[in-house]
Order: sequence, then C1' cells, then structure tokens
RNA sequence: UCCGCGGUGGCGCAGCGGUAGCGCAGUUGCCUGUUAAGCAAUUGGUCGUUGGUUCGAAUCCAACCCGCGGAGCAA
Repeated sequence: UCCGCGGUGGCGCAGCGGUAGCGCAGUUGCCUGUUAAGCAAUUGGUCGUUGGUUCGAAUCCAACCCGCGGAGCAA
C1' cells in the first nucleotide's frame, strides 16, 4: 500500500430499507434466619465519525477512524 471481515446498552451477540432486540450484568420487589440460587418487574443504546441516496437508513453508497486476518513492497 492492497484485499477480506468486523465496530449496535457495562459485556457477549442478533437485527441486511418501515424507526433496535436477546442473553448476562445492574436496579427494585418476592422468597429465605442471612447470603447465594430461584421468581416477577424494570433502567440503560439517536447503531464508529462525517456526508450522500430515499417518503423513510443500524441496514444501501462515498470518504475517513479503529480492531482482526491475509497478500505485496522496502530495509
């Protein structure tokens, strides 16, 4: 430098045009002599950044940033 994959709540991931969800974690309550476990409810993300397309973008397009893998060049 080029190619591919990825970046979504605190963490791990899903969602591939119709306005974002699951598990774990957190909070509150129930249960228990207490804790843990279990049960119920619940908080939290404008989707890496900036533009574009569209009635509508996490999703499509462009540039850039970051991570992982591969190739190449130089020393």

Transfer RNA from Candidatus Lloydbacteria bacterium RIFCSPHIGHO2_01_FULL_41_20, 75 nucleotides, folded computationally. The organism belongs to Candidatus Lloydiibacteriota, within Bacteria. It matches the Rfam family "tRNA". Its family is annotated with triplet codon-amino acid adaptor activity in the Gene Ontology. The RNAcentral record of the sequence draws on ENA. Model confidence (mean pLDDT): 80 of 100.